Transfer RNA from a Thermoplasmatota archaeon, 73 nucleotides, folded computationally. The prediction has a mean pLDDT of 82. NCBI's taxonomy places the organism under Archaea, Methanobacteriati, Thermoplasmatota. The RNAcentral record of the sequence draws on ENA. Its Rfam family is "tRNA".
RNA sequence: GCCAGCGUAGCUCAGUCGGUAGAGCGUCUGCCUUGUAAGCAGAAGGUCGUGGGUCCGAUUCCCACCGCUGGCU
Numbered sequence: 001g002c003c004a005g006c007g008u009a010g011c012u013c014a015g016u017c018g019g020u021a022g023a024g025c026g027u028c029u030g031c032c033u034u035g036u037a038a039g040c041a042g043a044a045g046g047u048c049g050u051g052g053g054u055c056c057g058a059u060u061c062c063c064a065c066c067g068c069u070g071g072c073u
């Protein structure tokens, strides 16, 4: 330098034939217990990497850029 993949909650990841985003773990609250853990119930938490484009509507499609990983020379 060229090619490919990835970027979504605190962490690990789903969701990709376009219709206002979820799980597990973790955190907080309550119940239970003499108390803790475990268990049960509930809650909070996300400008979906950034900026544009297409569209009535974009996490999803297109372009550029940024970061990470891998491959080739």
Base pairs, nucleotide, nucleotide: 001072002071003070004069005068006067007066010025011024012023013022019056027043028042029041030040031039049065050064051063052062053061